[in-house]
Description:
Predicted 3D model of a 346-nucleotide part of an RNA (small-subunit ribosomal RNA, central domain) from a marine sediment metagenome. The prediction has a mean pLDDT of 89.
Context: one part of a larger RNA
């Protein structure tokens, strides 16, 4: 010496479930294939090393001694690890009694504001900019009151707040469903953690079909600004954007920070439960914020929600371009995902 990394330098998989495999709690007792220990076989010669000789010396070269093996075969130990029994309750899960939620799915309902259409009152203008113009209006707009359709969105509350594995989720009701917290310690009795393959879910854009369409608005006309203006301002506008199925499967899918367990000064918030207090509050648990200690960091921060400290599992990086391309695979209806080189060049 037997790699080092992964918030921002290259590098966390978008998220879950979960196969195989790695890893696994407390005590007892069996067995000995891992484990170690002794003995015996064997590990050719030549090389290495240590020593003596021999060529004047070295190289060279003889002669002896050691080392080497996940090894063979024998007894032998039993702390560890394995593997069979008992046996336990601190991981886990179950009840049972509470809690809080924009979590999911489905059906119904308000009410505000845009369009639009009807009716009414009213007249020259309204819109819209930097500033115009397109553009609507005397066939009567715009403003303004009444009625009436239709679609999508749900101000205020709303909060460094709440949920969810992430995507993400927000009006009001019901139906039906998932998870999660907190006490109680009745129950099971390690049942568990991690997870290549697989399988599930996954914003927005697109994609098939059928429907829908108020606004908004890619493509697209106009109008303006320019030196041009396939922008940026403006007037319009079609997919789309809703809804049913059904595909696509990316993302600055981010906390740019995989999960899971233990452990390590603190001080302020703030949302649930629970105790005691008893109504100022105090304690314990679960999240969700800010500040800093040690320690960690290349700084920058991180800092009981760690980027301290350790233990397991698993993804992933290995200099820039070329290039997330190319060819093969696959998967897709397609756009296109996915997997993923080289020459060559600095």
């Nucleotide at each position: 010496c037997u790699g080092g990394g992964c918030g921002u330098a290259a590098a966390g998989g978008g998220c879950g479930c979960g196969u195989a495999g790695g890893c696994g709690g407390c005590c007892c007792g069996g067995c000995a294939a891992g484990u170690c220990u002794c003995g015996u076989g064997u590990g050719a010669a030549a090389u290495c090393u240590c020593u003596c000789c021999g060529c004047u010396u070295a190289a060279c070269g003889g002669g002896g001694a050691g080392g080497g093996g996940u090894c063979g075969c024998g007894a032998g130990a039993a702390a560890c690890g394995g593997u069979c029994g008992g046996g336990c309750u601190a991981g886990a899960g179950u009840g049972c009694g509470g809690a809080a939620g924009g979590g999911g799915a489905g059906a119904g309902c308000g009410g505000a504001a845009u369009u639009c259409c009807c009716g009414g009152u009213g007249u020259a203008g309204c819109g819209g900019u930097g500033a115009a113009a397109u553009g609507c209006g005397u066939a009567g707009a715009u403003a303004u009151c009444g009625g009436g359709a239709g679609g999508a969105a749900c101000a205020c509350c709303c909060g460094u707040g709440g949920c969810g594995a992430a995507g993400g989720c927000g009006g009001c009701u019901c139906u039906c469903u998932g998870g999660u917290c907190c006490g109680c310690a009745a129950c099971u009795g390690a049942c568990g953690c991690u997870g290549a393959g697989g399988c599930g879910c996954g914003a927005a854009a697109g994609c098939u079909a059928g429907g829908g369409u108020a606004g908004c608005a890619a493509a697209c006309a106009g109008g303006a600004u320019u030196a041009g203006a396939u922008a940026c301002c403006c007037u319009g506008g079609u997919a789309g954007u809703c809804c049913u199925a059904g595909c696509c499967c990316u993302a600055a899918a981010c906390g740019a920070u995989g999960a899971g367990c233990a452990c390590u000064u603190g001080g302020c918030g703030u949302u649930c439960c629970c105790a005691c207090g008893c109504u100022g509050g105090u304690g314990g648990g679960a999240g969700u914020g800010c500040c800093g200690g040690a320690g960690c960091u290349a700084a920058c921060g991180c800092a009981u929600u760690a980027a301290g400290u350790g233990c397991u599992c698993c993804g992933c990086c290995u200099g820039g371009g070329g290039a997330g391309u190319a060819c093969g695979g696959u998967c897709g209806c397609a756009a296109g995902g996915c997997u993923g080189a080289a020459a060559c060049u600095c």